Formats: sequence, structure tokens, C1' cells
RNA sequence: GACCGGACGGUCGCUCCCCGUGCUUUCGGGCACGAGGAGAGGAAAGUCCGAACUCCUGAGGGCAGUGUGCCGGAUAACGUCCGGGAAGCCGCGUUCAAGCCCGGCUGACGGAAAGUGCCACAGAAAACAUACCGCCCCGCUGUUUCGUGAUUUCGUUGCCACGCGGUGGCGAGAUCGCAACGCGGCGGGGUAAGGGUGAAAAGGUGCGGUAAGAGCGUACCGCUGCCGCAGCAAUGCGACAGGCAGGGCAAACCCCACACGGAGCAAGACCAAAUAGGGAGGAAGUCUUCGGGUUCGCCCGAGGCACGUGUCGGCUCGAUGCGUCAAACCUCCGGGUAGGUCGCUUGAGCCUCGCAGUAAUGCGAAGCCUAGAGGAAUGACCGUCCUGCCGGUUUCCCCGGCAGACAGAAUUCGGCUUACAGGUC
Repeated sequence: GACCGGACGGUCGCUCCCCGUGCUUUCGGGCACGAGGAGAGGAAAGUCCGAACUCCUGAGGGCAGUGUGCCGGAUAACGUCCGGGAAGCCGCGUUCAAGCCCGGCUGACGGAAAGUGCCACAGAAAACAUACCGCCCCGCUGUUUCGUGAUUUCGUUGCCACGCGGUGGCGAGAUCGCAACGCGGCGGGGUAAGGGUGAAAAGGUGCGGUAAGAGCGUACCGCUGCCGCAGCAAUGCGACAGGCAGGGCAAACCCCACACGGAGCAAGACCAAAUAGGGAGGAAGUCUUCGGGUUCGCCCGAGGCACGUGUCGGCUCGAUGCGUCAAACCUCCGGGUAGGUCGCUUGAGCCUCGCAGUAAUGCGAAGCCUAGAGGAAUGACCGUCCUGCCGGUUUCCCCGGCAGACAGAAUUCGGCUUACAGGUC
């Protein structure tokens, strides 16, 4: 990195489909029983990306916001995958070293000469560079093992004289002085090789050069600019010129380029009860008495009778409320709820072979159908075996016990990430 992720059998039970029988029906179907068939995963998970599908919104553009970010390809699409480039790290070889060849691994890999901001601690200095230690030169100055000069003491010895003594050589010591090198102090200057700090310090290594140093010079490597060649491109290679421009952070703001409307199957579509509410229509007097008013058409109030209707009692009658031009009542219509149906699993599907391609992947042919629930099925128990551990036996056979993970569909796909006992290659 790829794959498997317990096996077989029995009993009982659950969801869906099909068939048969019985019951029921508003003729669509429903219920019960029986037989048969199918029934979780590599991640079904996290819901982190991308889509299909559905609904809502909508001229178009901009700002804001969010996301992506080397190049090419694959794909329905992607922040995914494949191939390539550059960078970093590791190993081998090579080289004084740096670097380079080869192999492997890693990833948010546009821009730091647009601007702003930040860089803790340590350190001299964290960015208009600087100078702590160190190295070197100059001036002043201190010191003196050794060197040297003077004075003096002692020892030893030569000569003169021999009584004291005088005069020289050699060696040792003491005091005072001098100056070179060295060591140190102060001041001025040069340097950025070396040390030290740090995640990071103004090209690297060798040789030359220098008072010491330095791209100061040179060789190689790196770098910058320009040109040529190769490549679809990222980019690479080569030639020439330049001794070198100048720290890091954009997963800080920001700049550049590109993309982006929202909600999600509890999306949404259809059928549609009871109750309440909405709309339309229908439905029973313009009879009569009294009083009042009058524009003399009629109107208002009270009562009687009739009619309609609700409730209650009773059994075809009664009591009582309301109404008589629109309430109750009847019919119809429409919206919504409960409930039911669809969406729902035939799909960017699975598998075999062939072809194209480095690969991701695509194309062609043959074959296959593989859960579809909805307070939510896919389970429980037993037996045999398998794997591992422990104990008895302890050489094996055998016996007993324990353990066998992560986790569980819910519209469906493509990815990423995370979890995982054990086993195989």
C1' cells in the first nucleotide's frame, strides 16, 4: 500500500416483495393464516467539500462577504484523482567543501521592488544596518626573566713593591640607569575573516592577497539581467554580461486572478375526514287586532294565528327558544389540519472481457438486479468449528474458562477525514 473483516446448522421473532386460502369491502383495497424469495458497511460515521433532484427568489451591473491559488490532464462537478515541474528533508555515490547524479518521502506551492504592520527571549545589531569579544596599525605610558652601562662588596689570580700597600684579569652578588622584543593600560583608526546570541545576522568553499581583513583578485558553485534553444505549459539547458542587487512572515491586513443567489427529501407533489371558520345558492306571512307616526305609498311597537327550525318530554302530540327576507337549517364550492399515496431506489449502477491512454479515466460488447423502513425491520438463543490468551495435563492428543473490533442504512451519488480486535498478500 492492497484485500478480508468470523464460517456452518437449528429454534423463535421482525421489515418488504410475490403466490395461495379464508373473511371483509365504499370494488380501489384491507385483515388473518400458510408457503417461497430478499434483508447494513468499509467506513452506513463526521456532515468537511462537490453534484444530481426539488422548491423559493430573479432584468443587468457594482460594493461588501466567503472560498480557491505551480503547470497540464481526468471528471457531471470538486478544495478530489492522475501525470509533470520547482522547493524542503532522508539515503547512496561523488567532491576539500558547497554543489550535483540516482532513489524515496512531504505539502493551502500566486505576489515581500504596491502599501501598512509584526519579528518574543537572547544578542552589539532584527533592517536607511551595526561593532560586544576578537584581529591589525599608530601615539602616549607602565613593567623587566634576559641583555647592557656605571658604582660598590666578596672570592680567586698575574705584575710592581715587599712592612703597610698600589694596579690589572676572571667569577659571583647588591644598588642605580638605558633600551628592543614580550606582557599590560589609555586614546585614535582599520576590519567584518573568527567567537558569541538567535528560528533567522548582508552569498558558499578553496587558493592568492593584505598590517589584519574583505568579491579585494581568481576557480568552481549559487544569484541577477539579457539572449538563444527545448517544452502545450509550469520550467529546464546553454552562451554573454554583472562581483552581488540584498532578511523573514501574506495560515497578518492587503494586492492580483478566478468562482459563488438561498433552502434542503422534515425538499416537494397529489388525494383528503371530523370539528371550527370563509364564500355562493335555496328555504317559511308581505294574514289579522290594538296603539303611534305619515311625504297617504306605507313604516314602527305589542299581541293572536300560521309556517320553518333547534332542544326536551312523549309517541304523531305537547312544552319551550329562535326566526319569517335571511341567523339557525339544507345544498354546493374553495383553503388548511389529522391521515393516506407518491418522491423511494434502474442508478454519473454492479460485474466480465476487449480496445485507447504512462496513469487518473474513457469507449464498446455480453451478463446481472442487490434493503427500502417511517416512534423507524435487519434481532435473540443454542450447537459445532475457526483464531488468540489463561489454567489443568504438561511431549503431543485432550479437558475447562475467557475474548473476537469499530460501528450501524433513512433521497441518491463522487470524494476527503476520522474509528477499527484479528488475519492474508

Model confidence (mean pLDDT): 75 of 100. Bacterial RNase P class A from a soil metagenome, 425 nucleotides, folded computationally. The sequence is in RNAcentral, with records from MGnify. Rfam family: Bacterial RNase P class A. Gene Ontology terms of the family: ribonuclease P activity, dimeric ribonuclease P complex and tRNA processing. By type it is a ribozyme.